[in-house]
RNA sequence: GGAGUCGGCCUGGCAGUCGCUGCAUCGCCAGAUGCGGAGGAAAGUCCGGGCUCCAUAGGGCAGGACGCCAGGUAACACCUGGGCGGCGCGAGCCGACGGAAAGUGCCGCAGAAAACAAACCGCCGAUGGCCCGGUUCGCCGGUGCACAGGCAAGGGUGAAAAGGUGCGGCAAGAGCGCACCGCGCGGCUGGCAACAGUCCGUGGCAAGGUAAACCCCGUCCGGAGCAAGGCCAAAUAGGGGUGCAUGGUGUGGCCCGCAUCGCACCCGGGUAGGCUGCUUGAGGCGUUCGGUGACGAUCGUCCCAGAGGAAUGACUGCCCUCGACAGAACCCGGCUUAUCGGCUGACUCCCACU
Repeated sequence: GGAGUCGGCCUGGCAGUCGCUGCAUCGCCAGAUGCGGAGGAAAGUCCGGGCUCCAUAGGGCAGGACGCCAGGUAACACCUGGGCGGCGCGAGCCGACGGAAAGUGCCGCAGAAAACAAACCGCCGAUGGCCCGGUUCGCCGGUGCACAGGCAAGGGUGAAAAGGUGCGGCAAGAGCGCACCGCGCGGCUGGCAACAGUCCGUGGCAAGGUAAACCCCGUCCGGAGCAAGGCCAAAUAGGGGUGCAUGGUGUGGCCCGCAUCGCACCCGGGUAGGCUGCUUGAGGCGUUCGGUGACGAUCGUCCCAGAGGAAUGACUGCCCUCGACAGAACCCGGCUUAUCGGCUGACUCCCACU
């Protein structure tokens, strides 16, 4: 100098004028003054929790989610560290990563065969058979045939065809036998564990793939949601009819259980909203300590939107690198998606020079 990897942060600035809105104070009211007023994603509503109601959420079935190990956390499908597999020269990146020796299903095309394996080309034809020759008629011989049959080494098909190389063996072959490599199982060593090992023993090898196919195993999950719920207040009066009582209603995928005693529908009559929940919270910033880290502990400090048809805007001037995606509605932790541009830290590879 070039190419790249992984994080962290910011999201135009300043000034003036006029507005909108929450709270506090003052004021009889009108209003005045002061302080505060969107985001890193407020988004998608995809996970996890808090909170509220229904049993303090209890039993079973069904259903769903997750799935290497250890840790973090309120919890998680998130995060951190590690293992294994794949990719990259590397920094690093990616992985639903339990089980296919419980069962079932599926595997297009090609191919003989896609799995109780099979045989198109090929090899052999030891054994049996046929043919030829000989014969003492018992059989013997053959570069004979390829009929029965044997084989799975080679060719060919495919994403995938029952471990690889070599030697022996055989009629030809083959873990058929052996050596080495690979694999399974057991042990030993290291590690909390997943797992690893140039270690030891053992088994000829155990017969494809697919579980985001059914399924099996393990862990977890009750339901509904701020239109939850609570308080004040009006009305639900008085009536009529039908159904149910081994029942109804609430909880709701279903059964039990639990709570409650009337409930549902029709006719007719009647009504009114307001307040709250609401933002102080697993909170932000900083110090010190523990931890590889996620994170935890400690102390100090700060208060930072809270509407209810929905506020956070408009105009002017100056400057700059000329400004993206986008707007809270009960609250948090994540993930995912959108995003103009800029700042910054750590690291890797290549080239040149010293």